[in-house]
C1' cells in the first nucleotide's frame, strides 16, 4: 500500500416503539430509546421498493345552461417531478490493527 476483520482498544451510528415538528402521502428532522451495524459515513448512477399532491383517463353526482360550451365534488386506474443509502450493486471519503 492492497486485501481482510478479532469476545482487541479508542470512539461512532441507532431499528421497532414513544413524544414534538414538517409533509397530501411515502417519508424526513429534533428528543427519548437500542434491534442491530466495520462504512448503519456521504451520493438516487443501475436494479428494486414505497408514496401519488399535481396531471391524464374512466365512472357517478351536483351547479349553471339547455343547442352546446363551462364550473365543482366523491370514487377508481395510471403516472415521479417526491422518497428509501438500515434492499442489492456501483461511486466516493474515512477510524483501528490481532490472525
Nucleotide at each position: 500500500u492492497c486485501g481482510c476483520g478479532a469476545c482487541a482498544a479508542a470512539g461512532g451510528c441507532a431499528a421497532a416503539c414513544c413524544c414534538g415538528g414538517c409533509g397530501a402521502a411515502a417519508g424526513c428532522c429534533g428528543g427519548g430509546g437500542a434491534c442491530g451495524c466495520a462504512a448503519a459515513g456521504c451520493c438516487a448512477c443501475g436494479g428494486g421498493g414505497c408514496u401519488a399532491c399535481c396531471g391524464u383517463c374512466c365512472c357517478g353526482c351536483c351547479c349553471a345552461a339547455u343547442c352546446a360550451c363551462g364550473g365543482g365534488c366523491a370514487g377508481g386506474a395510471c403516472c415521479a417531478c417526491g422518497c428509501c443509502a438500515g434492499c442489492c450493486g456501483g461511486g466516493u471519503c474515512g477510524c483501528c490493527g490481532a490472525a
The RNA shown here (c-di-GMP-I riboswitch aptamer) has 99 nucleotides and comes from Roseisolibacter sp. H3M3-2. It was read from a public genome assembly, where an Rfam model found it. Its mean pLDDT, the model's own confidence on a scale to 100, is 87. Taxonomically the source falls in Roseisolibacter (Bacteria, Gemmatimonadia, Gemmatimonadales, Gemmatimonadaceae). Rfam family: c-di-GMP-I riboswitch aptamer. Gene Ontology term of the family: cyclic-di-GMP binding. The model forms 100% of the base pairs in the Rfam consensus.